[in-house]
Model confidence (mean pLDDT): 76 of 100. Predicted 3D model of RNase P RNA and transfer RNA as a complex of 433 nucleotides. It holds a member of the Rfam family "Bacterial RNase P class A". Rfam classes the family as a ribozyme.

RNA sequence: CGGAGCGGGUGCAUGAUCGCUCCGGUCUUUUGACCGGAGAGGAAAGUCCGAACUCUACAGGGCAGGGUGGUUCGUAACGCGAACGCCGGGCAACCGGGGGAAAGUGCCACAGAAAACAAACCGCCUGAUUCAUCAGGUAAGGGUGAAACGGCGAGGUAAGAGCUCACCGCUUCCAUGGUGACAUGGGAGGCAUGGUAAACCCCACCCAGAGCAAGACCAAAUAGGGAGAUGUUUGAGGGCGGCCCGUCCGAGAUCUCCGGGUAGGUUGCAAGAGGUGUUGAGCAAUCAACAUCCCAGUUAAAUGAUCAUGGCCCCUUUUUGGGGUACAGAAUUCGGCUUAUAACCCGCUCCUUUUU
RNA sequence: GCACCAGUAGCUCAGCUGGAUAGAGCGCUUGGCUACGAACCAAGAGGUCGGGGGUUCGACUCCCUCCUGGUGCACCA
Numbered sequence: 001c002g003g004a005g006c007g008g009g010u011g012c013a014u015g016a017u018c019g020c021u022c023c024g025g026u027c028u029u030u031u032g033a034c035c036g037g038a039g040a041g042g043a044a045a046g047u048c049c050g051a052a053c054u055c056u057a058c059a060g061g062g063c064a065g066g067g068u069g070g071u072u073c074g075u076a077a078c079g080c081g082a083a084c085g086c087c088g089g090g091c092a093a094c095c096g097g098g099g100g101a102a103a104g105u106g107c108c109a110c111a112g113a114a115a116a117c118a119a120a121c122c123g124c125c126u127g128a129u130u131c132a133u134c135a136g137g138u139a140a141g142g143g144u145g146a147a148a149c150g151g152c153g154a155g156g157u158a159a160g161a162g163c164u165c166a167c168c169g170c171u172u173c174c175a176u177g178g179u180g181a182c183a184u185g186g187g188a189g190g191c192a193u194g195g196u197a198a199a200c201c202c203c204a205c206c207c208a209g210a211g212c213a214a215g216a217c218c219a220a221a222u223a224g225g226g227a228g229a230u231g232u233u234u235g236a237g238g239g240c241g242g243c244c245c246g247u248c249c250g251a252g253a254u255c256u257c258c259g260g261g262u263a264g265g266u267u268g269c270a271a272g273a274g275g276u277g278u279u280g281a282g283c284a285a286u287c288a289a290c291a292u293c294c295c296a297g298u299u300a301a302a303u304g305a306u307c308a309u310g311g312c313c314c315c316u317u318u319u320u321g322g323g324g325u326a327c328a329g330a331a332u333u334c335g336g337c338u339u340a341u342a343a344c345c346c347g348c349u350c351c352u353u354u355u356u
Numbered sequence: 357g358c359a360c361c362a363g364u365a366g367c368u369c370a371g372c373u374g375g376a377u378a379g380a381g382c383g384c385u386u387g388g389c390u391a392c393g394a395a396c397c398a399a400g401a402g403g404u405c406g407g408g409g410g411u412u413c414g415a416c417u418c419c420c421u422c423c424u425g426g427u428g429c430a431c432c433a
């Protein structure tokens, strides 16, 4: 220099004019006027996970159901993150995957002899033989298939075969190291164990439901109307996840449908698992201490528009001219994940070639 | 805002929950029948199964993610 891998960050600026929402102050009887201050994001998005908060009077237990899945940490919690371990890919930096198939059941189309405790189509070998073939042995070889019952070499045999042996793989036992997943070493076993659990299932752990249109308070208005169902100690309903046991409240009825009225205000609602900086602990995720800051709150409606100048990028050109400047937009609040994103910037690492 | 459902031929829908052929009706095209047309008869065309990724030998079907369309939810008595 070239080609790659990983991580982090910015994501238009300034000024003028005309406006919008909220807060504070002054004036005003009020409406309002003036002054000052604040006013979208890295994803505010998808609503995919996890929580806070609120209500359901959640006491509790069992079955069913749902979720997660290497290990150890981190965290309020998680399906998130970090480090480590194993397997697979890559020359490498690095990337991807994850309980169990020797508990049981199911499935494995077509092809193939056979798709799983078995099995002989061709072939090989032995015997019989009417020379057509028949009986037996054999999983080395052929063929089929995504997948064929350890691999390879030697011995052995009628031909073969873990039948025997060496090496590798596998299973199992022991020792050592590690918190652990696991690793290393040694012994034993002649092979038992095809794949599939994003099939049922087994194991371990976790899970009550609804959601700020939750909920609380105030105000206004109407016909406390009609029909049906269920129930009153033999127990409806509360229970908006299906059942059972059990427990509490419980008759003042409760639920569904039709009809009627209002479609207003306050609160919840922004000082928070908050931001920034420094120091310390830790490989890291993260945590602790100290200092400092207060930073959107709507009518499911504000956060804008226009102009000028200047950045940045592209094309043509080198005086300049033209075009572009993304994705998107708070709605109870946090922690994550995922997805969208013009144009750039920074850092670390790997490989090849060349030069000094 | 919150909760949920659907997407297969031009239209309306099946397709297994249990994975191996993509189908039905209407519509369309061609031929027949008819003097002509409709009806009828015969044949045919037409599909990225909403997009992408994964699991698997194999995906419309199972898992994840995105897109599009749609539905419900206020209070009082």
Stems, first nucleotide, its partner, number of pairs: 002351009012310007020039008041327001045338002048336005053211004060245004065207005070084005086097004099202002104200002106196003121142002123138006150168002153165003169191001170189008215267004225258006237249002260432003274293008311325005357429007366382004384400005406422005